[in-house]
RNA sequence: AAAAAUCUUUGGGGCGUGGUGCAAGUCCACACCGAUAGUACAGCCUAUGAACACAACUUUGUUGUGCCGAACAGGUGAAAUUCCUGUGCCGACGGUAACAGUCCGGAUGAUAAAAGAUUUGG
Numbered sequence: 001a002a003a004a005a006u007c008u009u010u011g012g013g014g015c016g017u018g019g020u021g022c023a024a025g026u027c028c029a030c031a032c033c034g035a036u037a038g039u040a041c042a043g044c045c046u047a048u049g050a051a052c053a054c055a056a057c058u059u060u061g062u063u064g065u066g067c068c069g070a071a072c073a074g075g076u077g078a079a080a081u082u083c084c085u086g087u088g089c090c091g092a093c094g095g096u097a098a099c100a101g102u103c104c105g106g107a108u109g110a111u112a113a114a115a116g117a118u119u120u121g122g
Stems, first nucleotide, its partner, number of pairs: 003120008016030004031102002033091002035048004043089002052066006071087005093105003
């Protein structure tokens, strides 16, 4: 040095205008947003995480299984479903005076992961 252990910190954005209506940040038109890792720079390529369902267990939870959305065309290039141009598409659960990616809630939570510290370590 590699590697390992422990700990700390960080760790998700977005409804503005108009319309209808008794009532809508939920419908309609336009608007706005995009976690983490990989890879030529990615919401829609491959994975991961959250969420949701079920089961088991040593039950403030843990583990396992399931579920897990959406893109094409052209251009440049050695290389891009990632860049550029054009046109599209997608978005958990519960709540609500009316159907929610954008409001409220679980959540001052949890996690992928990132950065750092200490110890071990030749």